Context: one part of a larger RNA
Molecule: small-subunit ribosomal RNA, 5' domain
Organism: uncultured bacterium
RNA sequence: GACGAACGCUGGCGGCGUGCCUAAUACAUGCAAGUCGAGCGGAGUUUAUCCUUCGGGGUAAGCUUAGCGGCGGACGGGUGAGUAGCACGUAGGCAACCUGCCCCUUAGCCUGGGAUAACUACCGGAAACGGUAGCUAAUACCGGAUAAUCCCCUUCCUCGCCUGAGGGAAGGAUAAAAGGCGGAGUAAUCUGCUGAUAAGGGAUGGGCCUGCGGCGCAUUAGCUAGUUGGUGGGGUAACGGCUCACCAAGGCGACGAUGCGUAGCCGACCUGAGAGGGUGAGCGGCCACACUGGGACUGAGACACGGCCCAGACUCCUACGGGAGGCAGCAGUAGGGAAUCUUCCGCAAUGGGCGAAAGCCUGACGGAGCAACGCCGCGUGAGUGAUGAAGGUUUUCGGAUCGUAAAGCUCUGUUGCCAGGGAAGAACGUCCGGUAGAGUAACUGCUACCGGAGUGACGGUACCUGAGAAGAAAGCCCCGGCUAACUACGUGCCAGCAGCCGCGGUAAUACGUAGGGGGCAAGCGUUGUCC
Numbered sequence: 001g002a003c004g005a006a007c008g009c010u011g012g013c014g015g016c017g018u019g020c021c022u023a024a025u026a027c028a029u030g031c032a033a034g035u036c037g038a039g040c041g042g043a044g045u046u047u048a049u050c051c052u053u054c055g056g057g058g059u060a061a062g063c064u065u066a067g068c069g070g071c072g073g074a075c076g077g078g079u080g081a082g083u084a085g086c087a088c089g090u091a092g093g094c095a096a097c098c099u100g101c102c103c104c105u106u107a108g109c110c111u112g113g114g115a116u117a118a119c120u121a122c123c124g125g126a127a128a129c130g131g132u133a134g135c136u137a138a139u140a141c142c143g144g145a146u147a148a149u150c151c152c153c154u155u156c157c158u159c160g161c162c163u164g165a166g167g168g169a170a171g172g173a174u175a176a177a178a179g180g181c182g183g184a185g186u187a188a189u190c191u192g193c194u195g196a197u198a199a200g201g202g203a204u205g206g207g208c209c210u211g212c213g214g215c216g217c218a219u220u221a222g223c224u225a226g227u228u229g230g231u232g233g234g235g236u237a238a239c240g241g242c243u244c245a246c247c248a249a250g251g252c253g254a255c256g257a258u259g260c261g262u263a264g265c266c267g268a269c270c271u272g273a274g275a276g277g278g279u280g281a282g283c284g285g286c287c288a289c290a291c292u293g294g295g296a297c298u299g300a301g302a303c304a305c306g307g308c309c310c311a312g313a314c315u316c317c318u319a320c321g322g323g324a325g326g327c328a329g330c331a332g333u334a335g336g337g338a339a340u341c342u343u344c345c346g347c348a349a350u351g352g353g354c355g356a357a358a359g360c361c362u363g364a365c366g367g368a369g370c371a372a373c374g375c376c377g378c379g380u381g382a383g384u385g386a387u388g389a390a391g392g393u394u395u396u397c398g399g400a401u402c403g404u405a406a407a408g409c410u411c412u413g414u415u416g417c418c419a420g421g422g423a424a425g426a427a428c429g430u431c432c433g434g435u436a437g438a439g440u441a442a443c444u445g446c447u448a449c450c451g452g453a454g455u456g457a458c459g460g461u462a463c464c465u466g467a468g469a470a471g472a473a474a475g476c477c478c479c480g481g482c483u484a485a486c487u488a489c490g491u492g493c494c495a496g497c498a499g500c501c502g503c504g505g506u507a508a509u510a511c512g513u514a515g516g517g518g519g520c521a522a523g524c525g526u527u528g529u530c531c
Base pairs, nucleotide, nucleotide: 001530002529003528005527006526007525008524009523012378013377014376015375016374017373018371019370020336025334026333027332029331030330031329034071035070036069039068040067042065043064044063045062046061047060048059049058050057051056078289079288080287088213089212090211091210092209093208094207097206098205102202103201104200105199106198107197110144111143112142113141119134120133121132122131123130124129151172152171154169155168156167157166158165159164179194180193181192182191183190184189215261216260217259222252223251224250227249228248229247230246231245232244233243234242264286265285266284267283268279269278270277271276291312292311293310294309295308314325315324316323317322342368344367345366346365350364351362352361353360354359381411382410383409384408391402392401393400394399415472418466419465420464421463430453431452432451433450434449435448436447437446475520476519477518478517479516480501481500482499486515487514488513489512490511496503497502
């Protein structure tokens, strides 16, 4: 000098930050991932209308939605246990790879089928949850046709970083949702938007490989059988002992293998003139983990925090037969500890998911609350005032000092308190109306512009104005030397102090108290850690 600090004494305000470093201990409760009716069939309900045997039923429009289906739950958020490793950083490689949504280009979107949930009936179970029979739909599922620049085989050309890469030609195999929502039209049909399929390219995100770099112990010296390499099969998006069969006997190591201990890595942060040393809180990038261990499924993407299965420990419910759970998400609780916050408000903004949109969801986020935990700023008044008042301390009894300090007089009003104003800014998108443009036979729709309406958690907050009154706001540590700052009394090697040297045994500037002084200041000291 610094700190995610703690402790002691003290404490006025504001801004911006920060806040379980310990038990990756256990968790009550609430919330943290949903959305789409413009994919589908139902159910309920409202309004209008028609029929009615007055029980109800039909049609149209709207609303709500359990289920099927789609997309998203692989992002965002948390933690640092593990990991000495291609985990990370940096520089490269992939002629060995994948990539949903997004953008561009090309082509097509033809024709069929069988189910199933929801629902109904019955049955089982305390519950969780099921079983049987029957009915039904789809952008759910499965066939057929067409068909390529993709894939396989043959062949030709060009090129190269070893296996090879790029391009052309012939043959073979392989796909889809006839979907949805509008507009015009009597209809046929035309047209707009959107969605789905195949292929190529891009962008983005990932996967794999390699060089180099960053730790302690040699009181750890040898380690290794899928081990090292080859051939072949399998597997993967892809290379590879990744895996398997066979064959060979290799591979690493004092340039520190192996073992043990410790540890997430980095941008950065602290210190230092620098070199260096230390650290990895907050913020950002990467990695790993999600009660412990293992496993796969789905999917473009997971071996998946708030998904599934198995085993284990623990907790809970139970009718004892059987079930349920996972805060290292946000709050919060217990425990541990020297020690670390509200079971708050809002989706108004930014961002994300879904949706054509309105919108819905969002403990991400935006805010507020608590804490002097840190940094920064402000205040606790200003001027004048000598009979140097009273009082305290001290004294050589003359005085000295606190001290312009107070009182008194004249002012000011920062901040706080009170009142009024302030719907400030943060707001654009969206919706309604109009104009123009590309496209269309035309319209709707699309794009650009103009006008209008409406939307704020913070918050009656910031800020402004006014009233009143010096009124409400100073402590902490130290005074032997280092080190700025001295006297008196008490005590008498006692009580005590102390960072080092050291003080204290009857005149203690070193203990305790008082007066005075010094330093810093809403803080001041102490302790801990690093330089």